[in-house]
Context: one part of a larger RNA
RNA sequence: GAACGCUAGCGGCGUACCUAACGCAUGCAAGUCGAACGGGGAAAUUUUAGCAAUAAGACUUCCUAGUGGCAAACGGGUGAGUAACACGUAGGGAUCUACCUCAGAGUGGGGAAUAACGAACUGAAAGGUUCGCUAAUACCGCAUGAUGUCGCAAGACCAAAGGGGUCGCAAGACUUUGCUUUGAGCGGAGCCUGCGUUCGAUCAGAUAGUUGGUGAGGUAACGGCUCACCAAGUCGAUGACCGAUAGCUGUUCUGAGAGGAAGACCAGCCACACUGGGACUGCGACACGGCCCAGACUCCUACGGGAGGCAGCAGCGAGGAAUAUUGCACAAUGGAGGAAACUCUGAUGCAGUAACGCCGCGUGGGGGAAGAAGACCUUCGGGUUGUAAACCUCUUUUUGUAGAGACGAGUGAGGACGGUAUCUAUAGAAUAAGUCUCGGCUAACUACGUGCCAGCAGCCGCGGUAAGACGUAGGAGGCGAGCGUUAUCC
Numbered sequence: 001g002a003a004c005g006c007u008a009g010c011g012g013c014g015u016a017c018c019u020a021a022c023g024c025a026u027g028c029a030a031g032u033c034g035a036a037c038g039g040g041g042a043a044a045u046u047u048u049a050g051c052a053a054u055a056a057g058a059c060u061u062c063c064u065a066g067u068g069g070c071a072a073a074c075g076g077g078u079g080a081g082u083a084a085c086a087c088g089u090a091g092g093g094a095u096c097u098a099c100c101u102c103a104g105a106g107u108g109g110g111g112a113a114u115a116a117c118g119a120a121c122u123g124a125a126a127g128g129u130u131c132g133c134u135a136a137u138a139c140c141g142c143a144u145g146a147u148g149u150c151g152c153a154a155g156a157c158c159a160a161a162g163g164g165g166u167c168g169c170a171a172g173a174c175u176u177u178g179c180u181u182u183g184a185g186c187g188g189a190g191c192c193u194g195c196g197u198u199c200g201a202u203c204a205g206a207u208a209g210u211u212g213g214u215g216a217g218g219u220a221a222c223g224g225c226u227c228a229c230c231a232a233g234u235c236g237a238u239g240a241c242c243g244a245u246a247g248c249u250g251u252u253c254u255g256a257g258a259g260g261a262a263g264a265c266c267a268g269c270c271a272c273a274c275u276g277g278g279a280c281u282g283c284g285a286c287a288c289g290g291c292c293c294a295g296a297c298u299c300c301u302a303c304g305g306g307a308g309g310c311a312g313c314a315g316c317g318a319g320g321a322a323u324a325u326u327g328c329a330c331a332a333u334g335g336a337g338g339a340a341a342c343u344c345u346g347a348u349g350c351a352g353u354a355a356c357g358c359c360g361c362g363u364g365g366g367g368g369a370a371g372a373a374g375a376c377c378u379u380c381g382g383g384u385u386g387u388a389a390a391c392c393u394c395u396u397u398u399u400g401u402a403g404a405g406a407c408g409a410g411u412g413a414g415g416a417c418g419g420u421a422u423c424u425a426u427a428g429a430a431u432a433a434g435u436c437u438c439g440g441c442u443a444a445c446u447a448c449g450u451g452c453c454a455g456c457a458g459c460c461g462c463g464g465u466a467a468g469a470c471g472u473a474g475g476a477g478g479c480g481a482g483c484g485u486u487a488u489c490c
C1' cells in the first nucleotide's frame, strides 16, 4: 500500500501481490568496437587476357561467424535469511583500487603458438575427436630501467603495442589516440573499535580453535583467518548460552509535548537470486539473465544422453478479501561500448487499467406565490415538501462539433508522449448525485405495517397491539463524486 456494499461527471499528481522467497508457456530486459587481428561475403568503379561469356588483379564502400579489448560486479528485483560490527553514529589503521584528472619517464629488438579456415571422422541432439595452415593491441623471452619493490647498506629484481589521419614515389616527417612504469588526486571498496538497536529466566550455566602465547602459512591488508607446539584460559544475573520474532536507517503516522506505533512509495546500507556447496575469470564477484558438483522439480530423447531456473518488464496458473498492459519510444535524463557516426538499454521517459489516495472543478446563476398540482401529516381550520418546480431571463466552467496548435530540442535537422496540453469559433441548461443516519451517547420525527415474530445493535439496549430504536413512506440531519462498513495504529 487497504478490502467489501451502494453510487459515480471531469482533470492534475501520486500509488498499485501486504498472501505462495509458490510454479512458470511466450516475447523482450547486455552489449559494443572492423580506427586491435586474420578470414568470409555483397556491391560499385577500374586494369589485363579474351569477339564474348568469363578468369585474374587493383581500389572504394558495406556486412560479419571467430580471435582480441572493454562492459557484463552498474542499472533493475525481492526481504527468505540475519538479533549480527547487519544497520545507525563517532572514530581508527595494517590495505586495495579498472575507467577519469594532474605530473614525470619510457614505448628498442626478437620468438613460439592458436581459433577461425581446410581435410578426415563421430553423435538422435546438445556437441565432440584427430591432422594441417594463419594473424594480432592474444601469449613468451631478451634489452633498458628508477623517484618503484626487497634490503641497514652494498646490491638484487621487475615493463611495454600498436592503430588512425595528413604530406610524400619511397625512406620518412608531422599529428592524434593508445600501451608500460612511477607519484599524487577524485570517487569506490575491504578491515578494526566505542556507543545504540525486540521478547522470553517456565532458557543459568556456555565454550577445545574454545582464550592467550611462540613460530610458520595465507590475504590487498590486521587477526586462530589456518596450522604445529605451549599454557588453561575466555564469556556469564550489567543476562552469557538457548528459544521466539524481525532486514536496519533517513523517515512516516499520531500526539500540545513526553511518548506510542510503523519501516508501503522515495533515498542510503545490508542480504539473497530454484535449494545447498565450491571455486574460476577479473581492479572489482565467490557473480540474478557466468561456470562446476550435489539435490528437488519441469522439459527433449533414437534410452546412450542432454536442456532449464521471471525475488528483471509484461504476461499465465495457483493462493487470496485483494493489487494493472504479453503497450509506445530511446525524443529527453542516465548507463555500456566506440575516435566518431552510431548501436544497445522493459534503467528511464511516456501512454493504458483501477475513485486506491490527495488536491481542484462541475452538475448552473438571477427573478419567480401568503405559496400550483401531487405526496405526507392533520385538532379537518390547516401545516410541510417550498422559491423548490413550472414560467421569465442570463451564462457556458464542463460537454459536443469545427479550426489553429505548442514548450519540452541546446546547435542546422531530429518529439515516443501527441494532433496531447492550450487557444479560437459555435450549439445548447444543455451531458453529470449519491450515500449513511434520525432512542441516548450524536446533528436530525411523524404516520402506517409488524406484534419477543420478522428484525436492529458500536455500548446502553429496542420488538410480547398505539415501537420517535424493526420494515416502508413523507420529512429532517451529516458528508458529498463519493458515502457507509470491516480490519489496524496513535
Base pairs, nucleotide, nucleotide: 002486003485004484005483006482009361010360011359012358013357014356015354016353017319022317023316024315026314027313028312031070032069033068036067037066039064040063041062042061043060045058046057047056048055049054077272078271079270087196088195089194090193091192092191095189096188097187100185101184102183103182104181105180106179107178108142110140111139117132118131119130120129121128122127148157149156150155162177163176164175165174166173167172198244199243200242205235206234207233210232211231212230213229214228215227216226217225247269248268249267250266251262252261253260254259274295275294276293277292278291297308298307299306300305325351327350328349329348333347334345335344336343337342364394365393366392367391374385375384376383377382399427400426401425402424403423404422408417434479435478436477437476438475439460440459441458445474446473447472448471449470455462456461
Predicted 3D model of a 490-nucleotide part of an RNA (small-subunit ribosomal RNA, 5' domain) from an uncultured bacterium.
Its mean pLDDT, the model's own confidence on a scale to 100, is 87.
Its Rfam family is "Bacterial small subunit ribosomal RNA". Gene Ontology terms of the family: structural constituent of ribosome and ribosome.